[in-house]
RNA backbone atom coordinates (compact mmCIF):
# COMPACT_ATOMS: atom_id res chain seq x y z
C1' N A 1 0.00 0.00 0.00
C1' N A 2 -4.45 -3.31 -2.00
C1' N A 3 -8.17 -6.43 -1.62
C1' N A 4 -12.92 -8.85 1.40
C1' N A 5 -15.90 -9.32 5.38
C1' N A 6 -17.28 -7.21 10.00
C1' N A 7 -19.48 -2.33 13.17
C1' N A 8 -27.47 -1.60 14.85
C1' N A 9 -30.40 -1.96 22.68
C1' N A 10 -26.08 -3.37 28.42
C1' N A 11 -24.83 -8.90 25.93
C1' N A 12 -25.56 -12.01 21.17
C1' N A 13 -27.58 -11.11 16.56
C1' N A 14 -32.03 -9.97 12.99
C1' N A 15 -33.39 -6.18 9.36
C1' N A 16 -36.23 -8.24 2.54
C1' N A 17 -36.94 -4.26 -3.73
C1' N A 18 -34.55 2.19 0.01
C1' N A 19 -40.93 3.27 3.00
C1' N A 20 -43.27 3.31 11.14
C1' N A 21 -35.79 0.27 13.89
C1' N A 22 -36.76 -5.56 15.39
C1' N A 23 -36.08 -10.50 18.16
C1' N A 24 -33.54 -13.46 22.24
C1' N A 25 -30.77 -12.89 26.72
C1' N A 26 -29.81 -9.86 30.89
C1' N A 27 -31.37 -5.92 33.94
C1' N A 28 -36.50 -3.27 36.62
C1' N A 29 -41.70 -4.17 39.00
C1' N A 30 -46.01 -7.59 40.01
C1' N A 31 -47.69 -12.38 40.31
C1' N A 32 -47.19 -16.90 42.51
C1' N A 33 -44.31 -19.63 47.24
C1' N A 34 -43.29 -20.01 54.49
C1' N A 35 -38.02 -18.00 51.71
C1' N A 36 -35.20 -18.04 47.27
C1' N A 37 -34.80 -20.61 42.71
C1' N A 38 -37.71 -21.53 39.03
C1' N A 39 -42.42 -20.39 35.95
C1' N A 40 -46.19 -16.33 34.37
C1' N A 41 -47.34 -10.96 33.48
C1' N A 42 -46.27 -5.97 32.49
C1' N A 43 -42.67 -2.43 31.54
C1' N A 44 -38.35 -0.73 29.72
C1' N A 45 -35.06 -0.39 26.23
C1' N A 46 -30.99 3.39 20.18
C1' N A 47 -26.30 9.52 17.99
C1' N A 48 -27.90 1.91 13.41
C1' N A 49 -18.86 3.09 14.17
C1' N A 50 -18.04 9.16 12.54
C1' N A 51 -18.80 12.85 8.86
C1' N A 52 -20.46 14.18 4.26
C1' N A 53 -23.00 13.12 -0.18
C1' N A 54 -28.00 11.16 -3.48
C1' N A 55 -33.41 10.93 -2.34
C1' N A 56 -39.76 13.59 -0.58
C1' N A 57 -37.42 9.53 2.05
C1' N A 58 -31.25 5.82 3.89
C1' N A 59 -29.74 0.80 8.96
C1' N A 60 -29.75 -0.17 3.61
C1' N A 61 -27.23 3.54 -1.90
C1' N A 62 -22.41 6.27 -3.57
C1' N A 63 -17.80 8.95 -1.41
C1' N A 64 -13.92 9.49 3.09
C1' N A 65 -12.57 8.30 7.22
C1' N A 66 -12.22 5.42 12.41
C1' N A 67 -12.17 0.33 14.29
C1' N A 68 -12.22 -5.13 14.80
C1' N A 69 -11.13 -9.84 11.53
C1' N A 70 -9.35 -12.63 7.34
C1' N A 71 -6.22 -12.30 2.60
C1' N A 72 -2.25 -10.38 -1.41
C1' N A 73 2.12 -8.22 -1.92
RNA sequence: UCCCCGGUAGCUCAGUUGGUAGAGCGGCGCUCUGUUAAAGCGAUGGUCGUAGGUUCGAGUCCUACCCGGGGAG
Record summary:
This is a predicted structure of a 73-nucleotide RNA (transfer RNA) from Candidatus Wolfebacteria bacterium CG10_big_fil_rev_8_21_14_0_10_31_9. Model confidence (mean pLDDT): 81 of 100. Its Rfam family is "tRNA". By type it is a transfer RNA. Clan: tRNA clan. The source organism's lineage runs through Bacteria, Bacteria candidate phyla and Candidatus Wolfeibacteriota.